SAM riboswitch aptamer (S box leader) from uncultured Leeuwenhoekiella sp., 95 nucleotides, folded computationally. The source organism's lineage runs through Bacteria, Pseudomonadati, Flavobacteriia, Flavobacteriales and Leeuwenhoekiella. The sequence is in RNAcentral, with records from MGnify.
């Protein structure tokens, strides 16, 4: 900067009150938060192979990322009968 975020994918040990960024709301949590190791898996950004060379198609050895809930909803602007919708804003994540 540029792309992308309504798909998708967890199970054991350690530990022991906390978590979902931040404000609200709302929820998840001793039936065990976070945090830390192991395994697993998902996704396909890098990446790898092919062509008819791209908004192409398949694939996952490797760098990452992710495995509650829409990026958990909202805030700011339009807009709709409506918390409809579509955009920015901040955050994430890749290159």
């Nucleotide at each position: 900067u540029u792309a992308u975020c309504a798909a998708g994918a967890a199970a054991g040990g350690c530990a022991g009150a906390g978590g979902g960024a931040g404000a609200g709301a709302c929820c998840c949590g001793g039936u065990g938060a976070a945090g830390c190791c192991u395994u697993a898996g998902c996704a396909a950004c890098c990446c790898u192979u092919a062509c008819c060379u791209g908004u192409u198609a398949a694939g996952a050895a490797g760098g990452u990322g992710c495995u509650a809930c829409a990026u958990u909803c909202u805030a700011c602007c339009a807009u709709u009968u409506a918390u409809u919708u579509g955009g920015a804003u901040a955050g994430a994540u890749a290159a």